[in-house]
Molecule: Fluoride riboswitch aptamer (crcB RNA motif)
Organism: Alphaproteobacteria bacterium
This record gives sequence, structure tokens and C1' cells, in this order.
RNA sequence: UUCGAUUUAGGCGAUGGAGUUCGCCUUUAACCGCCCCGUUGGGCUGAUGACUCCUUCCACGUG
Repeated sequence: UUCGAUUUAGGCGAUGGAGUUCGCCUUUAACCGCCCCGUUGGGCUGAUGACUCCUUCCACGUG
């Protein structure tokens, strides 16, 4: 210098789990929704960052 092989982690993305994908962070990190209010109070949406599903919850209908 050339060729080939091997390795390429963990965590996070407002309520549980699985697959794919995207983004962020490297442990004093990333991340922890919105609104009202004088208050330790009150109200609202969503099980996903996105896509496809499972489960949970709520409402309605039928038997």
C1' cells in the first nucleotide's frame, strides 16, 4: 500500500406492550403535553415522534 473478515452499544421522544422507521442524548445527558388561577386548586386532549398492530379505558347500538 492492497485485499478479505469481524465489530458497530445503551438510553430517550407526556399513560402499557410488539415490529419497522425517524430524530435526540452519552449519565450533572436526551425526555417529562395544553389552558385558567391568588393557591398544594380546577379543566382538556392523547396509550405512537411516525406507520402497522395487541391490550386497557370510555360512549353508543344489537342479541